A computed fold for a 121-nucleotide RNA from uncultured Micromonospora sp., annotated as c-di-AMP riboswitch aptamer (ydaO/yuaA leader). Taxonomically the source falls in Micromonospora (Bacteria, Actinomycetota, Micromonosporales, Micromonosporaceae). Of the family's consensus pairs, 96% are formed in the model. Its mean pLDDT, the model's own confidence on a scale to 100, is 78. The sequence is in RNAcentral, with records from MGnify.
RNA sequence: CGCUCAAUCGUGAACCUACGAGCCGGGGACCCACAGCAACACCGGGGUGAAUCCACGAUCCGUGGUAGGGCCGCUUCCCGCCCGAACCCGUCAGCUAACCCGGUAGGCGGUUUCGGAAGGA
Numbered sequence: 001c002g003c004u005c006a007a008u009c010g011u012g013a014a015c016c017u018a019c020g021a022g023c024c025g026g027g028g029a030c031c032c033a034c035a036g037c038a039a040c041a042c043c044g045g046g047g048u049g050a051a052u053c054c055a056c057g058a059u060c061c062g063u064g065g066u067a068g069g070g071c072c073g074c075u076u077c078c079c080g081c082c083c084g085a086a087c088c089c090g091u092c093a094g095c096u097a098a099c100c101c102g103g104u105a106g107g108c109g110g111u112u113u114c115g116g117a118a119g120g121a
Stems, first nucleotide, its partner, number of pairs: 001109004008021004022104006032094001044092001045089004053065005068083004074119005
């Protein structure tokens, strides 16, 4: 100076505890949705996130793909390069106005950068 992300900014505080703005997430009415019976199963269910699903395998891990996501000045298409994780709640939660409760971490790249087309401003 940039990238990912909600994750930035401001005000304090000699020390300690913070507060606010912006952005983000969760809970939470009417209405709507769901609802009953049978079978199977006994492996609860739910949330953040792009991160789901499939096949194969020598099966505790791997390979190949895939829904989906990202790549420094608007949109779309093409090209190229990547990601396609991890965690949380704790038997409980559809949507949801008022209202209530939280988060605002981390992880990376560069010393120049600037692939093409169309459109828009």